[in-house]
This record gives sequence, structure tokens and C1' cells, in this order.
RNA sequence: UGCGCGGCUUUCCCGACACCAGGGCGGGAGCGGGGGACCCGUGACCGGCAUCGCCGCCGCGAUGCCUCGGGGUGAAGCUGGCCGAGCGUCAUCGGCCGGCCGGGCGAACGUCCCGCCCGAACCCGACAGCUCACCUCGCAGGCGUCGGAGGUUCAGCAU
Repeated sequence: UGCGCGGCUUUCCCGACACCAGGGCGGGAGCGGGGGACCCGUGACCGGCAUCGCCGCCGCGAUGCCUCGGGGUGAAGCUGGCCGAGCGUCAUCGGCCGGCCGGGCGAACGUCCCGCCCGAACCCGACAGCUCACCUCGCAGGCGUCGGAGGUUCAGCAU
């Protein structure tokens, strides 16, 4: 540099700058995410700490921080046993082995067989169901596989 893999994470234009590196609250297309009515659905008294204000007390409100409740992106869930932490009624976290289940790869498409892998991480911050209009955000980062059979389709070359 080219060809591929996962993934929404591609592409074009203008501008700036520069050829050591850095330097845009720019815009369009495309892909993807979040919030957000009626209707429908759900059915709860709603965590901890600090500061300030109101208040005679009970309590109420505002701001900031936290995460055990709840929620989001994602395939990344549910669960049995053992061990360790933590707790000391309960509840939780981590490791190992397993069950069910979910995701990917083996180079056109699809099916079957066989083989090999993954089941993480992060975010919001007491709060959000669906949801037209509307509002808003992202366009990252990480890698290197190439077994078989049937069918379908396309391209190239030769005649």
C1' cells in the first nucleotide's frame, strides 16, 4: 500500500495548517444511538452523604457528590456446584468447573456438515415504558481467517 474480519462507526465539500507533530463549538450525504404526546401499557411512595434556605418540632425545597435501586450502548444473559472476599438475619462481588441460551469466523449468496473462537467493557446518576411532531449525540477503537458437500448467481478468457 492492497485485500479481508468484528463493529453503527462510511463518504464528499469548504477552511486551517503543514510536509516531524499538534491546531475546526464548519457543512452535506449515509449509517447508528438517546430523549420525547394522545392511545396502549405499568402501579409506586420513592437510596446515601454534605452545604444552604424555610421551619418551634415533624418536615419541605435548592445545589453538589456517591452508587446499593433503576436505566442505557452491546451477542456479552439465566443458572448449579466448589473456593475466596465481604457481610454477620438477608443481600453482593471475584475465580474455577458445568447446564441452558446468545454472538462471530473458515473470502460471491444461501443451506447442511465439520472445525475454531467470544459471552467483555463502559456510561447515566434516584431518573427516563411505548411514542407523531420535535430535540439531541456518535462516526471510534481493535485485529489477520482462508475445511467439505449440494444448489444459485456473476465475471473473465477461448471457440
A computed fold for a 159-nucleotide RNA from an Actinomycetes bacterium, annotated as c-di-AMP riboswitch aptamer (ydaO/yuaA leader). Taxonomically the source falls in Actinomycetes (Bacteria, Bacillati, Actinomycetota).